[in-house]
Molecule: RNase P RNA; transfer RNA
Organism: Pseudomonadota bacterium
């Protein structure tokens, strides 16, 4: 200098002026409209969109529902090992497999000997077997090729995604783990590691196809809805009409107040325990009314800085800060200067002129993630190549 | 803001991993004086897009795009 990999950050700034919105304090006086009721206006200080606010893919906090608690099933989710976290399907570290010269990147990563499915077409044959071409031996015919029958064969060829270990050698009539060496597979114990797993060694049958984002088995986790959840106030109408369910039923005793026992009633289903059992509630349909206000609504698993522990994710201690809260939905308009980018000119270490608010895109209960979109720019680390010293 | 579905021929829709189909519509021929009906034959498809699983994907899984539906209070 070129190419690449990983991580972090910005994505306009400053000043003035007019305007918008929320909070706090002051004022409650004064001013404007109006017959009145009433409505509106003031001053000071502070704050005011994002890394994704998005998709609604995950996990929670919070609220309500089922009378409450526990367990199991169904259903759903995750899937190597260890850790972080409030939790997760997220993140960190490691193991194994794959890609890359490398830095690094990717994996939906348990189980096929618990069982059941599927492997179409092609091919002789796709769950326990099989012989199309071919090779070898024997017999017969022909007598240059070659043909028929019997036996042996799975190394070579063909089909296919896959044909039942692979390479090399020996042996054989020709072949075959038939035998040997190495690789691979299974078993055994030894060493290292918390573990996944790895290393070296011994023995062995020389053979246990694939597929689980197929059903399933194993391990672990999980009620359902969602702020338009809910709680309250106000107003108006039709306290209208219809259907269904329940919270009770039975027995005994009794001082008619009630007591005891049995059954029953709630979650998608079942079991156990406990508690309650209300003539007032609950659900659905038709119709009607209001489309008003307040809370929820921002102090948080919070941000920032420093130290310590840890490879890290993260945790912890100290200090410091309060950083939107709307509801047809606020943060905008104008002027000037500067940085960056773009275009042009020139005397090209730079200067001048013009232009630009430039990418993806706007909170709506709040957090932790994932995924998707993104013009331009900056910083740090690492790898490879070339050249120089 | 939150939740639930769908996407296949020109249109309406089926399709449980191994050949992409039905009805209507369209074209041509036959029939008829002519049209309709009817009969015969035929055309028309990136299965919304991109990846992944698998030997193989309309179908199974993930992400994206487009279209549609529901969610206030009172009695």
């Nucleotide at each position: 200098c070129c190419a690449g990999c990983c991580g972090g950050c910005c994505g306009g700034a400053c000043g003035g002026u007019c305007g918008c919105u929320c909070c706090g304090c002051c004022a409650a006086a004064g001013c404007g409209c109006g017959a009145a009721a009433g409505c509106g206006c003031g001053g000071c200080g502070g704050g005011g969109a994002g890394g994704a606010a998005a998709g609604u893919c995950c996990g929670g906090g919070c609220u309500c529902c089922a009378c409450g608690g526990a367990g199991a099933c169904a259903c759903g989710g995750u899937g190597c090992c260890g850790g972080a976290u409030a939790a997760c399907g997220u993140c960190c570290g490691g193991c194994g497999g794959g890609g890359g010269c490398g830095a690094c990147c990717c994996c939906a990563g348990g189980g096929a000997a618990a069982g059941u499915g599927c492997c179409a077409c092609a091919g002789a044959a796709a769950g326990c077997a099989a012989a199309c071409c071919g090779c070898c031996c024997c017999g017969g015919c022909c007598g240059c090729g070659g043909c028929c029958g019997g036996g042996g064969u799975a190394a070579g060829g063909g089909u296919g995604a896959a044909a039942g270990g692979g390479u090399g050698g020996g042996g054989u009539a020709a072949g075959g783990g038939c035998c040997c060496a190495c690789c691979g597979c299974g078993c055994c114990g030894g060493c290292g590691g918390c573990a996944a797993c790895g290393c070296a060694g011994g023995c062995g049958g020389c053979a246990u196809g694939g597929u689980a984002a197929a059903c399933c088995c194993c391990a672990c986790c999980g009620g359902g809805a969602g702020c338009a959840a809910u709680a309250c106030c106000g107003a108006a109408u039709a306290g209208g009409g219809g259907c269904g369910g329940c919270g009770c039923g039975g027995a005994a005793c009794c001082u008619c107040g009630g007591u005891u026992c049995c059954g029953g009633u709630a979650c998608g289903u079942c079991u156990c325990c406990a508690g309650a059992c209300c003539a007032g509630c609950c659900g659905c349909c038709c119709g009607g009314g209001u489309u008003g206000g307040u809370a929820g609504c921002a102090c948080g698993a919070g941000g920032c800085g420093c130290g310590c522990a840890g490879c890290a994710a993260u945790g912890u201690g100290c200090g410091u800060c309060c950083c939107a809260g709307a509801u047809g939905a606020a943060u905008g308009g104008c002027c000037g200067u500067c940085a960056c980018g773009c275009g042009g000119g020139c005397c090209u270490c730079g200067c001048c002129c013009g232009u630009c608010a430039u990418a993806c895109a706007g909170a709506a209960c709040c957090c932790g993630g994932c995924u998707u979109a993104c013009a331009g720019g900056c910083c740090g680390g690492c790898u490879g190549g070339c050249a120089g010293u | 803001g939150g939740g639930c579905g769908c996407u296949u021929a020109g249109c309406u829709c089926a399709g449980c991993g191994g050949g992409a189909g039905a009805g209507c519509a369209c074209u041509g021929c036959c029939u008829u004086c002519a049209c309709a009906c009817g009969g015969c034959a035929g055309g028309g498809g990136u299965c919304g897009c991109u990846g992944g699983u698998u030997c193989a994907a309309u179908c199974c899984c993930a992400g994206c795009a487009g279209c549609g539906c529901c969610c206030a209070c009172c009695a």